């Protein structure tokens, strides 16, 4: 000087749905509770992801299956987008100095 596993630091990115019950209400929004999936369903100083990037967004009021219902599951998906720097065991190389 280069490479670099696990992990870490700092910064950055991201989502928060569905159904039912109650409150209030013309209704919807709203408030409280329960249930489903999930890491997470706004208790967040949490959780997930950060380029070997399906975290997340778009397509999408998409297609197939299933569900009381829903990105609930699969497809779409080698699609189009999407947020980085450092530390780091160790390895490799170059140079300099000393000793033999």
């Nucleotide at each position: 000087g280069a490479a670099c596993a696990a992990g870490g630091u700092u910064g950055g990115g991201g989502g928060u749905g569905u159904u039912c019950c109650g409150g209030a209400g013309c209704a919807a929004a709203c408030c409280g509770g329960a249930a489903c999936u999930g890491a997470g369903a706004u208790c967040a100083u949490a959780c997930c992801c950060u380029g070997u990037g399906a975290a997340c967004c778009u397509g999408a009021a998409c297609c197939g299956g299933g569900u009381c219902a829903u990105g609930c599951c699969g497809g779409c998906g080698u699609a189009g987008g999407g947020a980085a720097a450092c530390c780091g065991a160790u390895u490799c190389g170059a140079u300099c100095u000393g000793c033999a």

Record summary: Predicted 3D model of a 100-nucleotide RNA (TPP riboswitch aptamer (THI element)) from Rhodohalobacter mucosus. The RNAcentral record of the sequence draws on Rfam. Model confidence (mean pLDDT): 77 of 100. Rfam family: TPP riboswitch aptamer (THI element). About the family: Vitamin B(1) in its active form thiamin pyrophosphate (TPP) is an essential coenzyme that is synthesised by coupling of pyrimidine and thiazole moieties in bacteria.